[in-house]
RNA sequence: CGAGCGAAGGGUGCGGCAGCGCCAAGGCCUUAAACGGUACAGCGAGGAAAGUCCGAGCAUCACAGGACAGGGUACCUGCUAACGGCAGGCGGAGGCGACUCUAGGGCUAGUGCAACAGAAAGAAACCGCAGCGAAAGCUGUAAGGAUGGAAAGGCGAGGUAAGAGCUCACCGGCGUCCGGGAGACCGGGCGGCCAUGUAAACCCUACCCGAUGCAACACCGACCGGGAUGUUAUGGUUGGUCCGGCCGUCCCAAAAGGUGGCACAGAGCAGCGGCGGCGACGCCCUGCCAAGAUAGAUUGCCGCAACAACAGAACUCGGCUUACCGCUUCGGUCGCGUU
Numbered sequence: 001c002g003a004g005c006g007a008a009g010g011g012u013g014c015g016g017c018a019g020c021g022c023c024a025a026g027g028c029c030u031u032a033a034a035c036g037g038u039a040c041a042g043c044g045a046g047g048a049a050a051g052u053c054c055g056a057g058c059a060u061c062a063c064a065g066g067a068c069a070g071g072g073u074a075c076c077u078g079c080u081a082a083c084g085g086c087a088g089g090c091g092g093a094g095g096c097g098a099c100u101c102u103a104g105g106g107c108u109a110g111u112g113c114a115a116c117a118g119a120a121a122g123a124a125a126c127c128g129c130a131g132c133g134a135a136a137g138c139u140g141u142a143a144g145g146a147u148g149g150a151a152a153g154g155c156g157a158g159g160u161a162a163g164a165g166c167u168c169a170c171c172g173g174c175g176u177c178c179g180g181g182a183g184a185c186c187g188g189g190c191g192g193c194c195a196u197g198u199a200a201a202c203c204c205u206a207c208c209c210g211a212u213g214c215a216a217c218a219c220c221g222a223c224c225g226g227g228a229u230g231u232u233a234u235g236g237u238u239g240g241u242c243c244g245g246c247c248g249u250c251c252c253a254a255a256a257g258g259u260g261g262c263a264c265a266g267a268g269c270a271g272c273g274g275c276g277g278c279g280a281c282g283c284c285c286u287g288c289c290a291a292g293a294u295a296g297a298u299u300g301c302c303g304c305a306a307c308a309a310c311a312g313a314a315c316u317c318g319g320c321u322u323a324c325c326g327c328u329u330c331g332g333u334c335g336c337g338u339u
Base pairs, nucleotide, nucleotide: 001335002334003333005331006330007329008328009327010325012305013304014303015302016301017300018299020044021043022042026040027038028037029036046310050321051320053319054318055317056316057315058213059212060211061210070209071208072207073206074205075089076088077087078086079085090104091102092101093100094099105204106203110202111201112198113197114196126145127144128141129140130139131138132137153171154170156168157167158166172194173193174191175190176189177188178187179186180185217260218259219258220257225252226251227250233249234248235247236246237245238244268288269287270286271285273284274283275282276281
C1' cells in the first nucleotide's frame, strides 16, 4: 500500500426569535391548609420509535386438581423474571488465514414412502462370471456391466470353480470395555456385528404451554326503563305550621362524554467505580430519573459549523429481525514493496 476479518461507538451541535404538547419539585395567583389555576423557569421521539416474530409484566374470562386433544422447543453447560434470546463450548461445514455458518434427539420402537428408469428400492439374479447339462435349462455368485439421486459399508490383498467380511490390513458405522471431561464429546482396545435413504413423512422420546389482548379492564355518568322499600327514618316540594300527597335517598341497567389503567423509584438508567466470573451476567458503591398526546404536541424561520440516510412514540418492558450513513474509532489476518 492492497485485499479481507472482527469489535466498539455515533446517528446533527451551538445561539436567537416565534409557535405547539405537558405540569413533578420551584415561581406566581387563590386558599386557614389542601384541592385548584397559570405556564415564568423547566421537560418534550428512535437506534431502530418499524415488522408485530418470540418471551414477560398487567387485565378480564374460566378456574379444586388432573387427563386427552392441540401447539411449541430439540447437541452440552451456563446466564436470565422469562424466552425460540444471550454467553462459553462440542460435533459438522466453509476459508491459506483473521474468522464465519449450523433446523444438530430418535429410521437399532412401529408403520409408510422411495415417481420414471431398473431384474431388484430391501433378504435383489436382467446381462455377465462359474459349475452341471446334448439342449432347454438348473444351481452358485453381488467381482464387472446396465438403471437410478441412492444398489446391499468403502478400498486393496488373500482366497475361490467363479465369487462373497469368506479371511486380513486401512477407513467408516454399530455394539461393548477402559481412560479423560461437569457435559456435549474425545482418545484407545475388543467384536466382522454391517439390512440403504427419508422424521421441514406419520410417529416415538424429553421438556414447555389455559384463552383473549390496553379497542384488555375498572370507575363516574343523563333521559327512558326495571326492581326493592313502603309512609317507619331522612331530604326536597306543596307560602308558614299540622295532616295528607308527590319526587327522591337503595339496587340493576347505562349512550355520548369523561377519569383511571398511563408514563409508574422500576426485572429502571448511567459510571475508564470496586469485587467475582473466560463470558453472558451477578453483588456492592456513587449519581440520576415529569416525553405522554387521544386525531393525536415534539414545529417553523434566521446565523455559524457540519451535512446524512433509514425513519415518527400511542399500555410498558426484555430480545430477535428488517431498513439506513460513500459515518467514526480500535484490534487481528493474508499478500506485495522498502529499510